RNAcentral holds the sequence, with entries from ENA, Greengenes and SILVA. A computed fold for a 1488-nucleotide RNA from an uncultured Planctomycetaceae bacterium, annotated as small-subunit ribosomal RNA. It matches the Rfam family "Bacterial small subunit ribosomal RNA". The coordinates come from a structure-prediction model, not an experiment, and the mean pLDDT is 84.
[in-house]
RNA sequence: AGAGUUUGAUCCUGGCUCAGAACGAACGCUGGCGGCGUGGCUAAGGCAUGCAAGUCGAGCGAACCUACUUUGAGGGUAACUGAAGAGUAGGUUAGCGGCGGACGGGUGAGGAAUACAUGGGUAACGUGCCCCGGACUCAGGGAUAGCGUUUUGAAAAGAACGGUAAUACCUGAUGACCCCGUAGGAUCGCAUGAUCCAGCGGGCAAAGUUCCGGCGGUCUGGGAGCGGCUCAUGUCCUAUCAGCUAGUUGGCGGGGUAACGGCCCACCAAGGCUGCAACGGGUACCGGGCGUGAGAGCGCGACCCGGCACAUCGGAACUGAGAUACGGUCCGGACACCUACGGGUGGCUGCAGCAACGAAUAUUCCGCAAUGGACGAAAGUCUGACGGAGCGACGCCGCGUGCAGGAUGAAGUCCCUCGGGAUGUAAACUGCUGUCAGGGGUUAGGAAAUUUGACCAGCCCCAGAGGAAGCCACGGCUAACUCCGUGGCCAGCAGCCGCGGUAAUACGGAGGUGGCAAGCGUUGUUCGGAAUUACUGGGCUUAAAGCGCGUGUAGGCGGGACGGAAAGUGUCGGGUGAAAGCCCUUGGCUCAACCAAGGAAUGGCUUGGCAUACUUCCGUUCUUGAGGCAGGUAGAGGUCGCUAGAACGACGGGUGGAGCGGUGAAAUGCGUAGAUAUCCGUUGGAAUGCCGGUGGCGAAAGCGGGCGACUGGACCUGUCCUGACGCUGAGACGCGAAAGCGUGGGGAGCAAACAGGAUUAGAUACCCUGGUAGUCCACGCCGUAAACGAUGCGCACUAGGAAUGAAAGGCUCUGACGCCGAUCGUUCCGAAGCAAAAGUGCUAAGUGCGCCGCCUGGGGAGUACGGCCGCAAGGCUAAAACUCAAAGGAAUUGACGGGGGCUCACACAAGCGGUGGAGUAUGUGGAUUAAUUCGAAGCAACGCGCAGAACCUCACCUGGGUUUGACAUGCUAGGAUGCCCUUUGGGAAACCAGAGUAAGCUGCCUUCGGGUGAAACUAGCACAGGUGCUGCAUGGCUGUCGUCAGCUCGUGCUGUGAAGUGUCGGGUUAAGUCCCUUAACGAGCGAAACCCCUAUCGUUAGUUGCCAACGGGUCAUGCCGGGAACUCUAGCGAGACCGCCGGUGUCAAACCGGAGGAAGGCGGGGAUGACGUCAAGUCAUCAUGGCCUUUAUGCCCAGGGCGUCACACGUACUACAAUGGGUGCGACAGAGCGAAGCGAGACCGUGAGGUGGAGCAAAUCGCACAAACGCAUCCUCAGUUCAGAUCGGAGUCUGCAACCCGACUCCGUGAAGUUGGAAUCGCUAGUAAUCGCGGAUCAGCCACGCCGCGGUGAAUGUGUUCCUGAGCCUUGUACACACCGCCCGUCAAGUCAUGGGAGUUGGGAGUACCCGAAGUCCGUUUAGCAAACCGUAAGGAUGCGGCGGCCGACGGUAAGCCCGAUGACUGGGACUAAGUCGUAACAAGGUA
Repeated sequence: AGAGUUUGAUCCUGGCUCAGAACGAACGCUGGCGGCGUGGCUAAGGCAUGCAAGUCGAGCGAACCUACUUUGAGGGUAACUGAAGAGUAGGUUAGCGGCGGACGGGUGAGGAAUACAUGGGUAACGUGCCCCGGACUCAGGGAUAGCGUUUUGAAAAGAACGGUAAUACCUGAUGACCCCGUAGGAUCGCAUGAUCCAGCGGGCAAAGUUCCGGCGGUCUGGGAGCGGCUCAUGUCCUAUCAGCUAGUUGGCGGGGUAACGGCCCACCAAGGCUGCAACGGGUACCGGGCGUGAGAGCGCGACCCGGCACAUCGGAACUGAGAUACGGUCCGGACACCUACGGGUGGCUGCAGCAACGAAUAUUCCGCAAUGGACGAAAGUCUGACGGAGCGACGCCGCGUGCAGGAUGAAGUCCCUCGGGAUGUAAACUGCUGUCAGGGGUUAGGAAAUUUGACCAGCCCCAGAGGAAGCCACGGCUAACUCCGUGGCCAGCAGCCGCGGUAAUACGGAGGUGGCAAGCGUUGUUCGGAAUUACUGGGCUUAAAGCGCGUGUAGGCGGGACGGAAAGUGUCGGGUGAAAGCCCUUGGCUCAACCAAGGAAUGGCUUGGCAUACUUCCGUUCUUGAGGCAGGUAGAGGUCGCUAGAACGACGGGUGGAGCGGUGAAAUGCGUAGAUAUCCGUUGGAAUGCCGGUGGCGAAAGCGGGCGACUGGACCUGUCCUGACGCUGAGACGCGAAAGCGUGGGGAGCAAACAGGAUUAGAUACCCUGGUAGUCCACGCCGUAAACGAUGCGCACUAGGAAUGAAAGGCUCUGACGCCGAUCGUUCCGAAGCAAAAGUGCUAAGUGCGCCGCCUGGGGAGUACGGCCGCAAGGCUAAAACUCAAAGGAAUUGACGGGGGCUCACACAAGCGGUGGAGUAUGUGGAUUAAUUCGAAGCAACGCGCAGAACCUCACCUGGGUUUGACAUGCUAGGAUGCCCUUUGGGAAACCAGAGUAAGCUGCCUUCGGGUGAAACUAGCACAGGUGCUGCAUGGCUGUCGUCAGCUCGUGCUGUGAAGUGUCGGGUUAAGUCCCUUAACGAGCGAAACCCCUAUCGUUAGUUGCCAACGGGUCAUGCCGGGAACUCUAGCGAGACCGCCGGUGUCAAACCGGAGGAAGGCGGGGAUGACGUCAAGUCAUCAUGGCCUUUAUGCCCAGGGCGUCACACGUACUACAAUGGGUGCGACAGAGCGAAGCGAGACCGUGAGGUGGAGCAAAUCGCACAAACGCAUCCUCAGUUCAGAUCGGAGUCUGCAACCCGACUCCGUGAAGUUGGAAUCGCUAGUAAUCGCGGAUCAGCCACGCCGCGGUGAAUGUGUUCCUGAGCCUUGUACACACCGCCCGUCAAGUCAUGGGAGUUGGGAGUACCCGAAGUCCGUUUAGCAAACCGUAAGGAUGCGGCGGCCGACGGUAAGCCCGAUGACUGGGACUAAGUCGUAACAAGGUA
C1' cells in the first nucleotide's frame, strides 16, 4: 500500500467481497510447564446453607466463672474441710450507654437531565471523627432497661406490678470575640450586601474517669478533608413528534430548609418555552479511558479509578454530623417459608454456592501474615474489603518437546515418461546435554518494627532423551500440486468470483507442500481498508443527484476611506486539566508480560497583560455595487373590448342527373325522397395563410390577423439625485402546459369512450365510415410533465472567428441606400482549461467567491402506513421486511436491422430446358422384422460412405463350434514330436476323433555318434483381438461460407483505454487490381502471375501415324517402294503487352472505340481455397487418449438379413409422341481399355450367345457398327405402328451356387401416362439442350449411378425496383453462446416477507373521577395516659394517645392516545433450468 467481482474487450460510476488489528467471547480439533492478568455480557428473574459490622467493662448497674484475702454456719478428737457473706485480682457477658452500622463491597434496572464532564459562583449553606487557638467543666433532680414476681402466645413477641445505675435523661447557675433584635462608625463590593470596631436589650453549655502523665466533656473562632445548592458550555436517534405549558411564568406575603428557590401555600398579573428544535417517542448510566485509524474520526464504556443511580416492586418518614438508609423502621403489592390457622417470618444487584436461563462465565477454599477500615487508652476483637490459593489455553508473555554426527540416500508410503524421483539427515545408529515436569534436602526474600507467613519464592543434590505437537490451508484474490475415488450439476464445497453434467490442482482420500504453533481454525462483534456521508476529503448535462418558475421572511455572506472598541484572532503569563493508562528515560522480578520512580503530554476550560493587519461592533464619510430621475428604442410581454377576410359545416333556392366517398385493396357510410359537383343567399363556431426567420418578448408555463384602452419588464443615452439601500434565500406566498373536476354558456371542425366496416390465427389496435365527452368562453378548483439546456441564482476573471436582433455614435456634401460600430441579446465554430468519454468552451460543464436545493448500489417503491392538501381523480412528504452481485454512464470491436448509400453473383428480370403429375430405378424417412448392421440430417444428409451386398464382402440375426486364440512379440517346459501328401468316421460346414505314406522340405556346428535349438508343433504364462463407446478428449483428411476479396503484422502516429490509423476518401478493377490524395511508411497470407490442357504459327523429329509429287500393285484399301511437303504425333520455341492510333480521364490508374492479328483487353478451361466460421463430418479408411469386454462385445462356420412394404420425400431414367416412331440404305468423332485380358475374319443360333482361334503387352491387333444426322418409305393424331411398366412362357451367360436375390435374349402380354397444383431447379456460348462413345469397380450385375470423351448446337440479357446470398462505407442497438438474439405482462404452481382487514389480545404513557394504607404537616381533644417544668397540691403548660383535614402509594371506574402480537378474507411484491397466452420494448422492433 491494495486486490477480486458488471463487459467480447475498455474507461468511468457504483455496490458487494477479501487481506489487518482487536475481544469479558463462544464452538470444533488438539493440548507439556510457568508467570501476570481475567472470567454470569442472558433472567435488576428466584434462592437452600454458611459467612460478609461490629466494638468499647478505662461510661453503667447486674449476673456468672476462677484465684486469693477475710468473716465463717455446719462437719470432724484434731490436722483440716467448708455452706453462706464481704473484699481484691482476673475473665465472660445479655442489657443500658457511646461510637460505628450513610464507609467499605455489589449491580447498571431507571435516568437524555435533579445525571455526567470541564470551568466558575455560594455576599444563599452544612460538616461527626482529625488538627490549631480561646474559654469553661458549677449546683441539683427524677426516671428506665437489665433484674425479680405474676401472666398471654405454638411461635415471633408481649403485658402488669416491684425495684436499680450511668459519660442515658431533666432543671438551675455562669458565659462570650456565639445567636437574635436594635441604632452608630470605618473599610470594601456589580446589587441584595459583606467584614471590622465599640454600645444596649434578650437567649443558650458541660460528664466523668485515672496509676495524676493523661484520656474525655461543653461553648466558640479557624483549618483540613468531605458534602449541599447554583451558573455557563458540551453530551445519541427521530419532524412520519410542530407547537408545548395552570404551579404553568412572574410578583407580594407567608411556610419550609443547613441554605437560594413555586420547594410548598394564599392572593394578584398573564405570562413562560419553541425551527440555535420546545413538547412527544425511542435508546442509553456518564467520565478518566479502551479498540481501531496516518490523522481527523468511528465504535465501545468488561476489568482499574472518579461521579451518579439502585438494593424484591411502590410509597413514607424516623434517628443521626451525615440516610429518605443493600444485610434499620412503618405501610401497601407480588412471591416464598413456618404455623397449633389465631398469626408470624424473609429479601445474595456482598463472598462462595443452587436450580433456572443461555452459545457461554469459576471454589459452598485458606488467612487476617501484609495493606486498609470500625471500635477500644491498650492488649485486642471484627473485617468474603483485602492478601492468597483452586478451576478455565479466556487473554498476554516466557520456556520446552532435545543437541551434534549420521547415505547403501534403509524400509514403508506416494508419484512416474518405468529410466527414475519425493518424503530425506528425516529415521535407525553413535556421542552429548539436563530447561520443565518427578524425587530428596535446605533457608535469602515478601517482615517495616520485638512478635507475626495463609501463600509464594531462592539455593543444592538424584535419575534419565526419557513424560511433552498439533491445527488450518494449497482454483484466483493468497504462500503452497500431484495421484486416486466419485451410481458424475449426484454427493458435496463456497468469504467474493465461482467449482461438480466421466480425464475435478475447487468435492472425498492419500502423498507432498505452505502457514502458524500449545495452539490452530470457525462463528459473532467493532474499527480499518471505505475519499462508500467526503471537517481533513466526494459529487449533481448523459452514471444517483438542480425544487417547473418567481417574489420574499429568518438566516448566511457582503464595496471604498478615516477614527474608536478589542468579541474573534495573535502573543506572553497565572489557575485548572485527579490518580491510573498512552509516550519517553531509568529501575525491580534471570528475560518478557507485569510492576515501580521520574519526566513529558493532556488539542480543553478559565483568567491577567500586550498587539490591532484581517473579520466583527460603534461613529463619521465616499461613489464604483444597487436604486432613482430625464430623454429615446424594439418587441406574438399581459388584460379587456371592437372588428376583418379565407376556409369549413349547416340551412334555403337554382343548375344537373348517378354516382359520391374511402383504401394497400375494400367495405361500412351518403345518394333518384336528387347526393357528389356547381352558382347565389343566409347563418354558426373555431383558428389566424403569406410576412415568418436556430427573428422577437416573457421568471417559467407560454405568447402570432387588425384597431383601441389600460398595464409589466428590458435595452440605449445623459451623469442630475440617494448613499451599500446589496446577493442568496429554509419556511411562506404567488404563477404554473395538457388532461381532469364544479356551475353556467357555446359547439363549425377535430375527436378519448362507443358503434360499424376492414385486416388478422385472434385484433377489445394500427386503416376506414360515423361519433359523445372534451377541445372554445366566464368564474372556481387541480398543481402535475422528457415543466429539458435533462445544466439553481448572483458577481468577477480567462484567446479568437463567423452570423443575426436591438442600438448610441461615426463615414460618404445632405437624404435614402450602403459601410464601420461601444453596449445588450440570440446562434454556430473553436485556443487554453475541464471532463470517464461524448462533449463543453466569455450564454462554461474553465478559474474563484457567496447562498440555496438535491444525491449516496439495483429491485421492493416514489409504494405502504401516518400527516397535510383536494369535490373527486389524485398530489406533497416518505419508509421497512425481503431479495440480487450487480444495476448503470460513455465510448470500442463485431453481429444484426421488415436502416441508408455504393457494388457484385444465373440473385432476380429476359430466355431455353427441367423437377413437382405417370411408370420404373436408386437413396432416405417411416412401418415391419429374429435381423432388416452402422454412419450421413437445412443450404453443406437423401444415385451420400457403396469405383459393383447371391456366398465372400459383413460389421446384423438364428444355430453350431472354439478359447494363448485367425494375427504379433517374449518367456518356461517338452522333445523331433513338425510341414507336405493320401485316406476313414461324424458333421450343413467349421471342426472333432483317427489311420497311412515315408517320396519331398527343415538352420548352425560336427570328430557324422551327435550337440544346439532357430523355424514349426504341443502345453502353460505374459498377452493378442474388438467395424465395442466417446468425432463433445484427439491427429489426419474433408465439406461449407467461397475463388468471396478479403485477413493480418512491424515501426510510427492518435486515444487514459478497449482500439483506431494503415485497410478511410476520390477514381478504377474480376480483384485490398492499380492510380491519386493522405500520419502514415512498409511488409506478409490471399487476388494476379508462375504450372497443366486448349486455340495460331515456327522449328526439331518421322514410327506403329501421314500420302502431295514419282514408281509399283489391288475389286478395293499408304497395300508396297519411297517421301518428310501436308495432317498428325510430342518436344522446344514464337505470339497478346492496352504494345499502336483516336477519344475520355486529375499530365494518373484505367475505360471506350479502332487498326493489325489465329486469338484483344484475365482469349477459353483446369489445378490452386487466405485469417477464420459451423464443438460441421468422419473413432466404420487409417492413427490415437480414456472407458468397456476377455470360454466373449474375440475367432471360425452354415443359413438368413442388409433386397421386407399401407405409405412419405429426394435424385434420376423412360415417356406421354409427327421437330415423332418404325424399316431400309448412306456418312462423320474423341478419349480410353486390353494378357487369369481384348479377341478379328469364318461357321452355328431369330437372338442373347456358342464353336473357333488369326492378331495384339498394342499411334501397328482387338474392344469398335459411333449416335443424333442425310436419303427413301410406312404410320396421320389415335392411348395410336406413341409409351413401354407388369405378367406368362422359352432361353443365354457368369459363378461352388442365380429360391429369397443377377444381367441379358426371344415369343407373347401391353399398365399408368395426352406435358403435370402450390411450389421449385439448372444454364450467359461451343454454354443450355440434344446424341451417342469409353472407363473405373467388377466372376457376373441390379450402372438409368459416377468419372470422362467427342458429335449436332441455340435463345435471351447490356437492366438492378424486387427475392436470395455476398463485399465496402455509414447509422441505430437494451444483441456479444451475437435476431434461431434479447425481452414484457396476465394466468397456473411452489416458497418467503409484507400492506389492508370484521375483530381478538398484550403492553406503555397520560387525563378525569372514586377509594384512600403508612406517614409528615395542620387543626382538634379539660373525657384515655404521663416522672422531671410552674404550681403549695386543685390545676396548668407540654407530650403521648384519640379524632378530623390537606397531600398521598396500591387498587377501581370511564373515555380516548401510542406500540406490538394475532385474524376468515384480501392487495400487491420478491424469488424459483426447461408450464400457458400473446409480442409490448431493444433495429424505422415492423403503428418511432